[in-house]
Context: one part of a larger RNA
Molecule: large-subunit ribosomal RNA, domain II
Organism: Hadarchaeales archaeon (SeqCode)
RNA sequence: GCCAGGGAGUUUCUCGUCGUGGCGAGGCUAAGGAGGUUAGAUCUCCGGAGCCGGAGCGAAAGCGAAAGGUCCGCAGCCUCCGAUGAGGAGGUGAGGGACUGGGUGUGAAAGCGCCCGGAGUCACGGCGAGAAGACCCGAAACCGGGUGAUCUAGUCCGGGGUAGGCUGAAGCCGAGCGUACGCUCGGUGGAGGGCCGAACCGGUCUUGGUGUGCAAUCCGGUCGGAUGACCCUGGGCUAGUGGCGAAAGACCCAUCAAACCCGGUGAUAGCUGGUUCCCCCCGAAGCUGGCCGCAGUCAGGCCCAGCGCGAGGUCGCCGGUGAUGUAGAGCACCGAUUGGAGGAUGUCGGGAGGAAACUCUCGCUCCUCCUGUCGAACUCCGAAGUCACCGGCACCGUAGACCGCUGGAGACGGGAUGCGGGGGGUAAGCUCCCGCUCCGAGAGGGGAAAAACCCAGACCGGGGUUAAGGUCCCUAAAUACCGGCUAAGUGUUACCGGAAAGGGCGUCCUCUCCCUCAGACAGCGGGAAGGUAGGCUCAGAAGCAGCCAUCCUUUAAACAACGCGUAAAAGCGGACCCGUCGAGGGAGGGGGCCCCGAAGACUCACGGGGCUAAGCCGGUUACCGAGACCCCGGGGCAGCCGAAGUUUAGUAGGCUGAUCCGGUAGGGGGGCGCCCUGCGUGGGGAGAAGCCCGGCCGUGAGGUCGGGUGGACCGCGUGGGGACGAAGAUCCUGGU
Numbered sequence: 001g002c003c004a005g006g007g008a009g010u011u012u013c014u015c016g017u018c019g020u021g022g023c024g025a026g027g028c029u030a031a032g033g034a035g036g037u038u039a040g041a042u043c044u045c046c047g048g049a050g051c052c053g054g055a056g057c058g059a060a061a062g063c064g065a066a067a068g069g070u071c072c073g074c075a076g077c078c079u080c081c082g083a084u085g086a087g088g089a090g091g092u093g094a095g096g097g098a099c100u101g102g103g104u105g106u107g108a109a110a111g112c113g114c115c116c117g118g119a120g121u122c123a124c125g126g127c128g129a130g131a132a133g134a135c136c137c138g139a140a141a142c143c144g145g146g147u148g149a150u151c152u153a154g155u156c157c158g159g160g161g162u163a164g165g166c167u168g169a170a171g172c173c174g175a176g177c178g179u180a181c182g183c184u185c186g187g188u189g190g191a192g193g194g195c196c197g198a199a200c201c202g203g204u205c206u207u208g209g210u211g212u213g214c215a216a217u218c219c220g221g222u223c224g225g226a227u228g229a230c231c232c233u234g235g236g237c238u239a240g241u242g243g244c245g246a247a248a249g250a251c252c253c254a255u256c257a258a259a260c261c262c263g264g265u266g267a268u269a270g271c272u273g274g275u276u277c278c279c280c281c282c283g284a285a286g287c288u289g290g291c292c293g294c295a296g297u298c299a300g301g302c303c304c305a306g307c308g309c310g311a312g313g314u315c316g317c318c319g320g321u322g323a324u325g326u327a328g329a330g331c332a333c334c335g336a337u338u339g340g341a342g343g344a345u346g347u348c349g350g351g352a353g354g355a356a357a358c359u360c361u362c363g364c365u366c367c368u369c370c371u372g373u374c375g376a377a378c379u380c381c382g383a384a385g386u387c388a389c390c391g392g393c394a395c396c397g398u399a400g401a402c403c404g405c406u407g408g409a410g411a412c413g414g415g416a417u418g419c420g421g422g423g424g425g426u427a428a429g430c431u432c433c434c435g436c437u438c439c440g441a442g443a444g445g446g447g448a449a450a451a452a453c454c455c456a457g458a459c460c461g462g463g464g465u466u467a468a469g470g471u472c473c474c475u476a477a478a479u480a481c482c483g484g485c486u487a488a489g490u491g492u493u494a495c496c497g498g499a500a501a502g503g504g505c506g507u508c509c510u511c512u513c514c515c516u517c518a519g520a521c522a523g524c525g526g527g528a529a530g531g532u533a534g535g536c537u538c539a540g541a542a543g544c545a546g547c548c549a550u551c552c553u554u555u556a557a558a559c560a561a562c563g564c565g566u567a568a569a570a571g572c573g574g575a576c577c578c579g580u581c582g583a584g585g586g587a588g589g590g591g592g593c594c595c596c597g598a599a600g601a602c603u604c605a606c607g608g609g610g611c612u613a614a615g616c617c618g619g620u621u622a623c624c625g626a627g628a629c630c631c632c633g634g635g636g637c638a639g640c641c642g643a644a645g646u647u648u649a650g651u652a653g654g655c656u657g658a659u660c661c662g663g664u665a666g667g668g669g670g671g672c673g674c675c676c677u678g679c680g681u682g683g684g685g686a687g688a689a690g691c692c693c694g695g696c697c698g699u700g701a702g703g704u705c706g707g708g709u710g711g712a713c714c715g716c717g718u719g720g721g722g723a724c725g726a727a728g729a730u731c732c733u734g735g736u
Stems, first nucleotide, its partner, number of pairs: 001736006011132013026052003032046004056063002066100001069099004076092006101116006135274002138271001142264006153238009162228001164196003167192001171188007200225003205221002208219002240256001242252002277671006287300005302410001303408006312396003316393009328381001329379002334375003339370006346364001348363006414439003418436007444455003459634007469624003472609003478621001480620006491611002502596003506593010523580005529553003534548003559574001562573003635661002637657005672725001674722010690709008
């Protein structure tokens, strides 16, 4: 992992609500008792204690209400019109609504709060809440009482062990020296947490071997201590908020930052995981506010079911009336801000002149005019929109919407590369908001693949037609048609940043202006002069370092010079003119496609092959292509009608549905199966259950039939009751 078996919303009490039933201004008994019983009694009869209801308001003292006064009006009923129909008008009108009135509290009053025109109660059942282990499994921990020092730590008492070798302290003896204390030398001696090194104790390195081991720490080599704070052994002592510790939070029986065992105990877990049959109907939220609140929870909003009321409701579109201050724009206010002209004042500041008065000048501040700009927290203006109300269209609604009441939830981590609008950020598959849509909870077709992009909302079966997107091959359908563009394999990429600023005598289209047979443009040939080397400057400055000026003459034309050049000259081109040639040329603007800009790691990226169209733009006609749409059949659900008949039932059955049937959390409804049991009724040795194989029926859970196996029990109908359904929980036990 697989298989089999086991495995999770239960029970009691109290409360709320709904359903069914009994009785009803009442309803019910409780404990207990009596009768009676095992083919059953889960019954019957007592028991009124007590509980709920029948009146409320007030803190309390206390006081104490409409059994209907008025109006509206749904259903129903009645009358009339109409045709006896559809429909309309009127009346009445349970329930319902609006007033009025009343009780009480407060108050000076006005007013305001709560309440009043009789429905409850008991039983059973469904759902929910609270208390309990409360759907199941799961801690790390806490507390109590015990068991442990046969491991290990320390310590006490008793006992044992320590080859061999080396070194040579004190003391002592002798000799020499010395006044003396004493010193020196030679012996002797045998000290030491001394040295080397076995046993013994240890455990440094090898990160060797082993690594389901010989072994829950071993084996080999290497290494430390080895007369000591040494090692070993027997017997004692110290115990868990405690011991012991040459101290590592080490050790206290393979367990230690608080041992182990049992108990409190089913501790608690806002956390993780799991939670078992089917079908039908509806169907969310990830928002707002509070909370020691941010993995949670409560209230509101959003979902579901039931009930009430009875005619309107509304996301969309159009119009009208009103509101608004955004986008944009503007500078009239506020604030910022360029340049200029003019002006004013100052007890203002700097400078100049002056003894001073004062004058001139530059600023600052302010004013007027002109000029140039900005602003979320500026506005003289001001859209599109948005909101409110009214009217209309459309849609929804008497098959009951909107609204209200009651019960049950879930959810309160959202996301988007979507479209649009914003705050933060360089930016982000970033973050925080708003509107719509989608995913979430949405399948199908397309986009190569791909939650949220395009098409389209899937009840089941069958047939057809289209959508998006496509039609050379892979691959269903045009190697379709007409016109143009591209030469870059550009491209063959809807979106998916899958590329920009900025460039291009690439090419196509278009517009404007200019030149042109009185000869344009380009090429080629020639000219391009004189005053003069203009003046200044300069070492020089001659068209061409720089400054100033930029004239005149001869001409077909020729610059006091546009570029190169020289030290300065010279020289070479250009402007300008003539000739040759003979038909278009030049400049600028706009548009289309294309090119450069353009850097990443095998083929390697258009999905691929490949394509010069099978690329791009415009136009046309066909075809392919979904669960969409249409048609046929069927089912469910909803609405309406509705039997027989013992009121069992709004059941069986019938009609209608273009406008119903995707669905997670979740709500509601109806069923299938298992076990036990009351009643009724069946099967079985001529073969029960169980198991295996197959046929048929049912939307499904499942049911049924046949055969085989098996060898003794098992169904069906209708009631009641459940320790009732397995694939999951690193689930439990067993097997494999």